This is a predicted structure of an 83-nucleotide RNA (c-di-GMP-I riboswitch aptamer) from Tepidibacillus decaturensis. It matches the Rfam family "c-di-GMP-I riboswitch aptamer". Rfam links the family to the GO term cyclic-di-GMP binding. The RNAcentral record of the sequence draws on Rfam and Ribocentre.

């Protein structure tokens, strides 16, 4: 210097908004799109917050069995660096 093999880097996710769809709603799902995120991976376990079909009440108010993990934590899995 060349060849072969292995490893690493190269990356990941996706707010608002738009379209379609679903739901009583809050919201969810899919596509587009990037505000951001080292757990913005998973989990509804604790708290907070949202909705109120049904139930109750009766001018209205209340209530989760419905949701929110990109509200805060807990549990759990992974990546990078260092030792």
């Nucleotide at each position: 210097g060349a060849u072969a093999u292995a490893u690493u880097u190269u990356g990941g996710c996706a707010a608002a908004c738009c379209u379609a769809u679903u739901g009583a709603a809050a919201g969810g799902u899919a596509g587009g799109g990037a505000c951001g995120c080292a757990a913005a991976g998973c989990u509804a376990u604790g708290g907070g917050c949202c909705u109120a079909a049904g139930g109750g009440a009766u001018u209205a108010a209340c209530u989760a069995u419905g949701g929110u993990u990109g509200c805060c934590a807990g549990g759990u899995u992974g990546c990078a660096c260092u030792u």
NCBI's taxonomy places the organism under Bacteria, Bacillati, Caryophanales, Bacillaceae, Tepidibacillus.